[in-house]
Context: one part of a larger RNA
RNA sequence: GACGAACGCUGGCGGCGCGCCUAACACAUGCAAGUCGAACGGGUUCUAUCAGGAGCUUGCUCCAGGCAGAACUAGUGGCGGACGGGUGAGUAACACGUGAGCAACCUGCCUUUCAGAGGGGGAUAACGUCUGGAAACGGACGCUAAUACCGCAUAACAUACCGUGAUGGCAUCAUCGUGGUAUCAAAGGAGUAAUCCGCUGGAAGAUGGGCUCGCGCCCGAUUAGAUAGUUGGUGGGGUAAUGGCCCACCAAGUCUGCGAUCGGUAGCCGGACUGAGAGGUUGAUCGGCCACAUUGGGACUGAGACACGGCCCAGACUCCUACGGGAGGCAGCAGUGGGGAAUAUUGCACAAUGGGGGAAACCCUGAUGCAGCGACGCCGCGUGAGUGAAGACGGUCUUCGGAUUGUAAAGCUCUGUUGUGGGGGACGAUAAUGACGGUACCCCACUAAAAGCCACGGCUAACUACGUGCCAGCAGCCGCGGUAAUACGUAGGUGGCGAGCGUUGUCC
Numbered sequence: 001g002a003c004g005a006a007c008g009c010u011g012g013c014g015g016c017g018c019g020c021c022u023a024a025c026a027c028a029u030g031c032a033a034g035u036c037g038a039a040c041g042g043g044u045u046c047u048a049u050c051a052g053g054a055g056c057u058u059g060c061u062c063c064a065g066g067c068a069g070a071a072c073u074a075g076u077g078g079c080g081g082a083c084g085g086g087u088g089a090g091u092a093a094c095a096c097g098u099g100a101g102c103a104a105c106c107u108g109c110c111u112u113u114c115a116g117a118g119g120g121g122g123a124u125a126a127c128g129u130c131u132g133g134a135a136a137c138g139g140a141c142g143c144u145a146a147u148a149c150c151g152c153a154u155a156a157c158a159u160a161c162c163g164u165g166a167u168g169g170c171a172u173c174a175u176c177g178u179g180g181u182a183u184c185a186a187a188g189g190a191g192u193a194a195u196c197c198g199c200u201g202g203a204a205g206a207u208g209g210g211c212u213c214g215c216g217c218c219c220g221a222u223u224a225g226a227u228a229g230u231u232g233g234u235g236g237g238g239u240a241a242u243g244g245c246c247c248a249c250c251a252a253g254u255c256u257g258c259g260a261u262c263g264g265u266a267g268c269c270g271g272a273c274u275g276a277g278a279g280g281u282u283g284a285u286c287g288g289c290c291a292c293a294u295u296g297g298g299a300c301u302g303a304g305a306c307a308c309g310g311c312c313c314a315g316a317c318u319c320c321u322a323c324g325g326g327a328g329g330c331a332g333c334a335g336u337g338g339g340g341a342a343u344a345u346u347g348c349a350c351a352a353u354g355g356g357g358g359a360a361a362c363c364c365u366g367a368u369g370c371a372g373c374g375a376c377g378c379c380g381c382g383u384g385a386g387u388g389a390a391g392a393c394g395g396u397c398u399u400c401g402g403a404u405u406g407u408a409a410a411g412c413u414c415u416g417u418u419g420u421g422g423g424g425g426a427c428g429a430u431a432a433u434g435a436c437g438g439u440a441c442c443c444c445a446c447u448a449a450a451a452g453c454c455a456c457g458g459c460u461a462a463c464u465a466c467g468u469g470c471c472a473g474c475a476g477c478c479g480c481g482g483u484a485a486u487a488c489g490u491a492g493g494u495g496g497c498g499a500g501c502g503u504u505g506u507c508c
Base pairs, nucleotide, nucleotide: 001507002506003505005504006503007502008501009500012381013380014379015378016377017376018374019373020339025337026336027335029334030333031332034079035078036077039076040075042073043072044071045070046069047068049066050065052063053062054061055060086292087291088290096216097215098214099213100212101211102210105209106208110205111204112203113202114201115200116199118152120150121149127142128141129140130139131138132137158183159182160181161180162179163178164177165176166175167174168173188197189196190195218264219263220262225255226254227253230252231251232250233249234248235247236246237245267289268288269287270286271282272281273280274279294315295314296313297312298311317328318327319326320325345371347370348369349368353367354365355364356363357362384414385413386412387411394405395404396403397402418449419446420445421444422443423442424441428436452497453496454495455494456493457478458477459476463492464491465490466489467488473480474479
């Protein structure tokens, strides 16, 4: 000098930041991912109308039905739940940083572009009937729709194979042209319509990812040898893709004193702190990457996951139970217990920015924007200004003369930052829409209402008195204290900093 700090004493205001560093301990409760009825068939309610039946106060009520419209919606279906948000347990590793490579790869939505959408089929949830179970959740039978599912047709610059020509490359080979054979698509919706939104196949782009390599990347030798899919090959499997990634067979290799292996510690970086620099230390907030989601394992779906608020299995734990069986996962935002020296509200709003869905209206969004709490930090402001000597009273010291506190106070004049009361009142929102917020800010009025902490032997700015008597105590180092202690305690005075001041801890 610095701090995500803590503790003690003290504490007026504002702006901007920051706030579980410990138990990746366990979690009550609420919320944190939905949306689309312009993909689909139903259901419910309402409205209008048609014809029917019943009641009768002959124009109303009730009942069941048809058709149409509107709103809502459990289910099928689509897109999104792989983003956003959290945490740092694991990881010494191509995890990260940096620079290359992929002639070994994928990429939903988006952009550009070339083609296309013909004609069929069978189901199934919802629903109905019956039925099991305490519940969670089912079972059987029957009916039905689709942008759900499945054949057929069409078919290429697509894919595979067989030929052929050219060009290029470090190699495996790649690219382009050309001939043939084979294989594979599609879905509709809205609108009076125009048209719009979608659908299928291909080519390119953009974006996002996957893989490989060079270099860099903590401590220990009181860890010296390590290794059997181990190292390489051939052939296969698997993957979007290379590869012992996996498998069969063959060979016996591979790493290591330039530190293998083992053990310990640790997320990495942009950065941050310090320092003249070199360097040292560090990796909170913000940004990039990685890893994880109660512990361990596994796959499914999908463009993308081996998936925080999805599924299955096993373990531990908690809860419900009719004892047969079930339910759960805050390292999301708040909040609770616990641990701890220590770290906040079960707040408001989608107004803005951004994200998901939708043609849109709009819906959702604890992302985010704000507010609350905390001197935790940085910065700014205030606690008054001028005048005022009888140098008042009081306090302290005293050589008893006085000195000092001290222009300090009182008194007088003035101001009104902040504060309090009243009035007006935004920007953020190019038309509407403002949580913040009647906030910031402006105007008027009123009142001087807001200072402490530490030190005073030397280092080190600042001294006397009393008390105590190697006691009580102080202390960063040297050291003070045993009867005149500037070093302990108190008082007065003084010095330093100031809404803070000291102490402790850590780094330079």
Molecule: small-subunit ribosomal RNA, 5' domain
Organism: uncultured bacterium